Overview: A computed fold for a 264-nucleotide part of an RNA from Taxus chinensis, annotated as large-subunit ribosomal RNA, domain VI. The full RNA is in RNAcentral, with records from Rfam. Rfam family: Bacterial large subunit ribosomal RNA. Its family is annotated with ribosome and structural constituent of ribosome in the Gene Ontology. The organism belongs to Taxus, within Eukaryota.

[in-house]
Context: one part of a larger RNA
RNA sequence: CGUUAGAGAAUUGAGAGGACUUUUCUUUAGUACGAGAGGACCGGUAAGGACGCACCUCUGGUGUACCAGUUAUCGUGCCAACGGUAAACGCUGGGUAGCCAAGUGCGGAGUGGCUAAUUGCUGAACGCCUAUAAGUAAGAAGCCCACCUCAAGAUGAGUGCUCUCCAAUAAGGUCAAGGCGAGACGAGCCUUUUAUAAAACGAUAGGUAUCAAGUGGAAGUGCAGUGAUGUACGCAGCUGAGGCAUCCUAACAGACCGAAAGAU
Numbered sequence: 001c002g003u004u005a006g007a008g009a010a011u012u013g014a015g016a017g018g019a020c021u022u023u024u025c026u027u028u029a030g031u032a033c034g035a036g037a038g039g040a041c042c043g044g045u046a047a048g049g050a051c052g053c054a055c056c057u058c059u060g061g062u063g064u065a066c067c068a069g070u071u072a073u074c075g076u077g078c079c080a081a082c083g084g085u086a087a088a089c090g091c092u093g094g095g096u097a098g099c100c101a102a103g104u105g106c107g108g109a110g111u112g113g114c115u116a117a118u119u120g121c122u123g124a125a126c127g128c129c130u131a132u133a134a135g136u137a138a139g140a141a142g143c144c145c146a147c148c149u150c151a152a153g154a155u156g157a158g159u160g161c162u163c164u165c166c167a168a169u170a171a172g173g174u175c176a177a178g179g180c181g182a183g184a185c186g187a188g189c190c191u192u193u194u195a196u197a198a199a200a201c202g203a204u205a206g207g208u209a210u211c212a213a214g215u216g217g218a219a220g221u222g223c224a225g226u227g228a229u230g231u232a233c234g235c236a237g238c239u240g241a242g243g244c245a246u247c248c249u250a251a252c253a254g255a256c257c258g259a260a261a262g263a264u
Stems, first nucleotide, its partner, number of pairs: 001153001005164004010159002015150004021049004026044002033038001051107005059101004066094005071086006110145001112144003118138004165262001172257004176192005204250003207246002210243002213239003220233005
């Protein structure tokens, strides 16, 4: 921009993409078959491999939020206690959320259709024969469906439902503001006055309180020891991307687009 007024939320599916995998054990059964050696079809179960999708409860990785230890050096006048720098964390030990796999869950279900090689039935041409000429049946990891995803720019632009219409606009939308399990940017999604004593109205982020969780026993003081150090106050201090609660802060104030009743 189109879809012939404008919107909201649905929907059909032309079409497109994905996937459609495989091994072993067991049972039928040491049966059918076979002199024996050997050894099934057809079916019923179980456990896996690789691949794919999703997730983070568990096992772990990362985790430049976080906690602790430690070396050198500089600084806060000194001790103690801290801070800076050491290749983009100085090094080392751990680690929440998130992300992830090596972890967890799930998937590939059809006695649907059409066929290939192949195998048939009836049957002439050709008094016989012949699966083929007319007719008709079976048959594969294949093809078409079925399964999952997208999909009306499918210009052949589909369908139903609901809403709105006399202007510094309506329905509705965009910006703006607070954001996100969404994200390069656009886009997508949520919220924008926060709601009560009583029956509907549900905290968006930060802060704060508390808790899960992490680290691992803070500083200071006392005590023990010549001292390094240990120990008590004290599962301490610090953190807490997560849960829950709370209007303390900011969602205030607003701005704009969008119908002349819908081509001739």